The prediction has a mean pLDDT of 82. Transfer RNA from a Candidatus Woesearchaeota archaeon, 75 nucleotides, folded computationally. It was read from a public genome assembly. It matches the Rfam family "tRNA". It is annotated as a transfer RNA.
[in-house]
RNA sequence: GCCCUUGUAGCAUAGUCUGGAUGGUGCGUUCGGUUGCGGUCCGAGAGGUCCGGGGUUCGAAUCCUCGCAAGGGCG
Numbered sequence: 001g002c003c004c005u006u007g008u009a010g011c012a013u014a015g016u017c018u019g020g021a022u023g024g025u026g027c028g029u030u031c032g033g034u035u036g037c038g039g040u041c042c043g044a045g046a047g048g049u050c051c052g053g054g055g056u057u058c059g060a061a062u063c064c065u066c067g068c069a070a071g072g073g074c075g
Stems, first nucleotide, its partner, number of pairs: 001074007010027004020058001029045005051067005
């Protein structure tokens, strides 16, 4: 230098291929219940510019493009 893969909540991960309505799940966290206290368990809640910019579209996490970051391959 060229090519490929990946990027979603504090952490991990599904959804992307085949565009569709409020983006789920587990752990963690907050509040409440239970308990003599804590843990376990039960209930409820908060937390997401879906890596960034631009484009296509009635509609984009998803498609296209340009970047950034991480990993891998070739020279």